[in-house]
Context: one part of a larger RNA
Molecule: small-subunit ribosomal RNA, central domain
Organism: uncultured bacterium
RNA sequence: UUGGGCGUAAAGCGCGUGUAGGCGGCCGGGUAAGUCAGAUGUGAAAGCCCUGGGCUUAACCCAGGAAGUGCAUUUGAAACUGCCCGGCUAGAGUGAGAGAGAGGAAAGUGGAAUUCCUGGUGUAGAGGUGAAAUUCGUAGAUAUCAGGAGGAACACCGGUGGCGAAGGCGGCUUUCUGGUUCUUAACUGACGCUGAGACGCGAAAGCGUGGGUAGCAAACAGGAUUAGAUACCCUGGUAGUCCACGCCGUAAACGAUGUUCACUAGGUGUUGGGGGUAUUGACCCCCUCAGUGCCGAAGCUAACGCAUUAAGUGAACCGCCUGGGGAGUACGGCCGCAAGGCUAAAACUC
Numbered sequence: 001u002u003g004g005g006c007g008u009a010a011a012g013c014g015c016g017u018g019u020a021g022g023c024g025g026c027c028g029g030g031u032a033a034g035u036c037a038g039a040u041g042u043g044a045a046a047g048c049c050c051u052g053g054g055c056u057u058a059a060c061c062c063a064g065g066a067a068g069u070g071c072a073u074u075u076g077a078a079a080c081u082g083c084c085c086g087g088c089u090a091g092a093g094u095g096a097g098a099g100a101g102a103g104g105a106a107a108g109u110g111g112a113a114u115u116c117c118u119g120g121u122g123u124a125g126a127g128g129u130g131a132a133a134u135u136c137g138u139a140g141a142u143a144u145c146a147g148g149a150g151g152a153a154c155a156c157c158g159g160u161g162g163c164g165a166a167g168g169c170g171g172c173u174u175u176c177u178g179g180u181u182c183u184u185a186a187c188u189g190a191c192g193c194u195g196a197g198a199c200g201c202g203a204a205a206g207c208g209u210g211g212g213u214a215g216c217a218a219a220c221a222g223g224a225u226u227a228g229a230u231a232c233c234c235u236g237g238u239a240g241u242c243c244a245c246g247c248c249g250u251a252a253a254c255g256a257u258g259u260u261c262a263c264u265a266g267g268u269g270u271u272g273g274g275g276g277u278a279u280u281g282a283c284c285c286c287c288u289c290a291g292u293g294c295c296g297a298a299g300c301u302a303a304c305g306c307a308u309u310a311a312g313u314g315a316a317c318c319g320c321c322u323g324g325g326g327a328g329u330a331c332g333g334c335c336g337c338a339a340g341g342c343u344a345a346a347a348c349u350c
Stems, first nucleotide, its partner, number of pairs: 003322004007304002012318001014201004021194003025088007033081002035077008049065006091191001092188003095184005103177007110154001115149007125136002162169002206247006215241002220236004258317006266295011299306002323350003332343004
């Protein structure tokens, strides 16, 4: 390479937008590039294959034939692919009418709690632990009441509930704003799918500048524990956690499962719509669309398990894997302020 694979054995890019490319609905007409058929030319000789012949045979050699799956020219065919033209509406989108939502951004605002400050009451302890001690407290702590300051997070509702492409999103109000679902079938008429590069987004930690700092808390200090204890436990405590702007670009970024489409038993729960039945009030019951769970048929799977939310059956496109270690390392390149990231070997060894 071919092949075989990618939930857990190696393997799905963290996620999206999208360029090139690849692939692409139904009907009619044309064309004839691909495709198919015929003809002609060519496809050196030798060799291979077949027939026959020559050396006693064979190897070897000679003659003839076939083949040479190819290329070119030409004549046709028109189903399929391509291209051109016309049409269609089932894909896709738009419109109209309804709907749900912690989707995003900004501004404002609320209560509970912790801490601190001030004042009142009050007195000897408090705190902490397995037990203690460090620590705080007669300069009045802990407890309790009133007032104030400030920062951060939003109990209950809250739910295998909802929204978002993923990361993620949770008090309340307002403004701006993205996506999405259902019903309808007025409009466009294949406008679609995927997507190498590219571009954007991307938890936490970390970095830069400026602010902020209540609680928590790497580092650090002390007290314990212990043989030791650079830990687990305790008392403190700085970065950080928060905000603005700019970087970083990684995670068990997980459903360890790429995206899209079609098809293939059911049962049951739940969220948001629509329709019917019913009663005229919702409920109940039935059907249906979109999501989200559980259990299961066929089928698949090494098994575990998956099973209309597929890991089943097919199609399109992309990414990735190819024994373990060395190593996601070295070198080089690109990116970054740095930390480092991305790309990515070999020797050697089992």